Context: one part of a larger RNA
Molecule: small-subunit ribosomal RNA, 3' major domain
Organism: uncultured bacterium
Formats: sequence, C1' cells, structure tokens
RNA sequence: UGACGGGGACCCGCACAAGUGGUGGAGCAUGUUGCUUAAUUUGACAAUACACGUAAAACCUUACCUAGGUUUGACAUCGCGCUGCAAAGCUAUAGAAAUAUAGUGGAGGUUAACAGCGUGACAGGUGGUGCAUGGUUGUCGUCAGCUCGUGUCGUGAGAUGUUGGGUUAAGUCCCGCAACGAGCGCAACCCCUUUCGUUAGUUACUUUAUCUAGCGAUACUGCUACUGCAAAGUAGAGGAAGGUGGGGAUGACGUCAAAUCAUCAUGCCCCUUAUAUCUAGGGCCGCAAACGUGCUACAAUGGCUGAUACAAACUGCCGCAACCCAGUAAUGGUGAGCAAAUCAGAAAAAGUCAGUCUCAGUUCGGAUAGAGGGCUGCAAUUCGUCCUCUUGAAGUCGGAAUCACUAGUAAUCGCGAAUCAGACAUGUCGCGGUGAAUACGUUCUCGGGUCU
Repeated sequence: UGACGGGGACCCGCACAAGUGGUGGAGCAUGUUGCUUAAUUUGACAAUACACGUAAAACCUUACCUAGGUUUGACAUCGCGCUGCAAAGCUAUAGAAAUAUAGUGGAGGUUAACAGCGUGACAGGUGGUGCAUGGUUGUCGUCAGCUCGUGUCGUGAGAUGUUGGGUUAAGUCCCGCAACGAGCGCAACCCCUUUCGUUAGUUACUUUAUCUAGCGAUACUGCUACUGCAAAGUAGAGGAAGGUGGGGAUGACGUCAAAUCAUCAUGCCCCUUAUAUCUAGGGCCGCAAACGUGCUACAAUGGCUGAUACAAACUGCCGCAACCCAGUAAUGGUGAGCAAAUCAGAAAAAGUCAGUCUCAGUUCGGAUAGAGGGCUGCAAUUCGUCCUCUUGAAGUCGGAAUCACUAGUAAUCGCGAAUCAGACAUGUCGCGGUGAAUACGUUCUCGGGUCU
C1' cells in the first nucleotide's frame, strides 16, 4: 500500500422481509455423471458446467469403433527423370462400397503448357500442451470505480488530489480543503417505444381519422410553494409523458495461470505405409442407478361438443400455396395468385354464448402397448415424424431444501422464425392477447461500494 475479520459506522441490490408462481414427489423430453460397450468421439464442473459448444447425429455431419482399401496421398506449390494418346463421362464384369479390369469416348496439344508413372522437397493431423500464445468469451458488474501530469508533504515505500460536510442511480453535483488540472469509466450523443406537427403516399385507408415511411418538435427540476449557503429534496400545476418517462445497444483499470489449440490463427512437441486419407456398416440414441433443466398433469376458476369475436411480429421461387375434388384423418390430386402493405402460410388461443359431465382415479390424466395407414428421403431395422382405431400406467398438489419475479412485470394464452429433405423443438430467439398480489422496513442471510 492492499487483502482479510463470526471489528465499527454509512449506503445499495428481488439480498432478506411482504407477496405471487414454481422446482424438489409422478410420467415423459433433454443434458450430465456413472455403468455397459468393439465404439458408446469430444470439450465444459460452485457461483461463472449440466435444452451449454450442437440455430437440427438415419447416410452425410463424424472427430469414435469394426472391416476392406490407398501411400507425394482427399487438398497446395515446385524440381528432376521417363512415358504418351489420354482425361472426365457412359457401358460391362468383380465387389458392401471405395476401387480394379475391359470396352466406348475423344477437348486440347505435339517446344509439351495436358495427363500418367517414378523420385525428391513436401502435403495432411478435430494428435498433445488454453500452465507457451493471439483472437474471442464468461464473471465480479452497468458495480462506481481505476489512474495520470505538475505541485506539495515524507529519508523512503508512498501520501495528497480521490479524504471531510451535504447530495445523487452515479468519483452526479455543491461547499470546504496544499492542492490545481486532466484521462478511462458515469451521464449525454445512437436505436426502439409513448404525444404532437409537417411532408409524401400505393398495394393500405377513406370520415375528422387510422396506417406506413421520412423530417421536426416536446421534458429542462423549466414554473409555483416549502426546506436548504449551495447542490439538491418534498409537494403541486400544466402536460400524452415528470424528475434517468419505459426498453435496448454500450461493460473502465483489473480479478479468477477462469473457458476455448475442436471456429480461426499460432510457438514447441508428437505421427508420417499412419495419430494421414477413402469407403461400407455400426456407434454418438446403449440403461441397476444419481443429479440438473424443462414439458404434461393431478382437474369443475375444469374436461368435452357446437357456435362466435379480437393481435402483433415474421416467412415465402430449390419457395408459400388459396379455391375445388378425394379421404374419418395424416395427406393426396389439381394448381389460381404471389419475388409479396397487393397473393399465400393464417385457424390466433385463452375469451364470449349455449349444451353436457357432478367430484369419481372419473367424459381428469395421458405414459405404455397392439393394429392399420400417410409423408420426407437413395435408404426410416438399429434410429424419423404425423394420422386413425383400440389400450388406458403413474399421478389426488409433492419431505428436508431451493428458484424466479416489483408492472404491462409475475402468472396464463396462443403466433412466428433461425437451423432444416425430414425431424425426435416440450429447446432457443422473437411477437403480441388477458393481466395480478405485495414492499412495514434493513435486525438477520448473500453479494457489492465508501470511510475507519
């Protein structure tokens, strides 16, 4: 000088408290451990691993295993020597395929610039080391801090400034002060949203309007009152909005030898007829068990049947596909329209109005299983999804413990997209609909800041 203390003082945060809904019990989905396995490729492990890398494992992906092949190689550049009418493609034979052999084929060129063979440099490695590294990322934490120049003080390490009194979300600002200034952070500048004006407007609307896209205005403690030296605070007015209006992007100096050599790049080490590379099949999906994260439930504020209303955002030519027809349905046939404010996906659902069920393991719940079909795809056995009929398990609100959330939030309801042939999505990222309760307070728990 820091760090730490079951030392002190002050302050903050869904940190506790006050509330609401969950997890922990059940079934299933998914990730992890363990076990198993020829292989079940691999990284990640308190917070900061575990629906995470993976915004899609049937083949491919794929890194793993088994088997069969290749060895200047699947990919790159070049040297030397030799050979040449070839190579791709197509056909046949063998084969699981890779590939091999034979036939066909015939660009360009004949200095070989093309191809093959041999040879040498080399290629190649998702092999190791994240404790050799770059880059990127998590976390403390959107916490309010971290520093510098000059000056002054101290033998010096260092101190001062940055402490003190107030105030703030804030090292925000004010006052004071051997300090005076400055930088990185804070805030503002950026985007979305809320109100108004104005311009323009088809594909939208037609009624003042709404909507879409630009441009601009508005909020600043500006005004009033009170408190205060000031900064500021409290209340009020006006206002669509009030004290950072609400969200987002934005992450200081640093910490954890934190994570990543498997995005990528890269030093060193290692492999080089194999740790490289090609192919087929299998595996990554195995299942006594344990843990995490979710979905669906246990019902009447509900289930089922019929009728009926109102979104936002997004996507579409290798595409979205209406109407009509067939089928109980998944879907099939046909194919209008649309590179889309024009056409389509598209039905929003919870809601509302009727009817029914009457508290039961049930008209709750849907696991599991049987049979029959549809779709994608070369292929659905390991290992896809969807439909119909039948089957109808556990489960009657969950121990200790534990998580999220302060308002258009929680809870609840549906819709869309990325990835994608299809899809194991109940995941992730967005969108809107309906729409609460509670906060006395800071003693305690956890984390953080300032001074001592």